[in-house]
């Protein structure tokens, strides 16, 4: 360096739930808290899951579908990172 790997060490991240907020809503976001993560970094490109206030569109007034959205801790590609062992 470079590929393949995660025993150890120094560390990191932070689930659910509660409290506050912020969205119509999935959800976010801060605090408290650890359920687990070798990328539980980062990033919708491609799948899945979910969401529907307005829009489209329909026979109906329904998320079937279009369109928008959310989920990186649902996989997958991309980029990038510490310390090792081989």
């Nucleotide at each position: 360096u470079a590929c393949u790997u995660g025993a150890a060490a120094a560390g990191g991240c932070a689930a659910a739930a509660c409290c506050g907020u912020c969205g119509a809503g999935a959800g976010g976001c801060g605090g408290u808290g650890a359920c687990g993560c070798a990328a539980a970094a980062u990033u919708u490109c491609c799948g899945g899951a979910c969401c529907u206030g307005g829009g489209u569109g329909u026979u109906g007034u329904u998320a079937a579908a279009c369109a928008g959205g959310u989920u990186a801790g649902c996989g997958g590609g991309a980029u990038u990172g510490c310390c090792g062992g081989g």
c-di-GMP-I riboswitch aptamer from Gallionella sp., 86 nucleotides, folded computationally. The coordinates come from a structure-prediction model, not an experiment, and the mean pLDDT is 82. It was read from a public genome assembly, where an Rfam model found it.